This is a predicted structure of a 73-nucleotide RNA (transfer RNA) from a Candidatus Saccharimonadota bacterium.
Formats: sequence, C1' cells, structure tokens
RNA sequence: GGGGGCAUAGCUCAGUUGGGAGAGCAUCUGAUUUGCAUUCAGAAGGCCGCAGGUUCGAUUCCUAUUGCCUCCG
Repeated sequence: GGGGGCAUAGCUCAGUUGGGAGAGCAUCUGAUUUGCAUUCAGAAGGCCGCAGGUUCGAUUCCUAUUGCCUCCG
C1' cells in the first nucleotide's frame, strides 16, 4: 500500500424482504427472610463509531472516513 471482518445499554451480544431498538449479566427500587444470599416483580440506562447520499421512512442499502482484528505484499 491492497483485500476482508467488527463497531448497537456499564459488560457480553442478538437484531435480513428497510417501518416495534432488544436479551442475558451488572445497577437501582419493592416483595420474600431475624439478617444476608437465592427467588419473584418493576424501573432506569442507547439518539446503533463519525459524516454524507438514496428513500415517504435507514442499525439495515451506497460512498467517504476513524479505531481494532485478520490476510496478502
């Protein structure tokens, strides 16, 4: 220098004919207990790496770019 992959909640990750943003763990609240743990119920937490484009509508399609991993040279 070139090819490919990944980026979504605090963490690990789902999310394909383009239309509802989600799960587990963690955190907080309540119940249960003499207390803790477990269990149960509930809540908060995201503008989907960043910038454009297409579209009535984009996490999703296209382009550029940043970071990480990998392959080739």
NCBI's taxonomy places the organism under Bacteria, Bacteria candidate phyla, Candidatus Saccharimonadota. The prediction has a mean pLDDT of 81.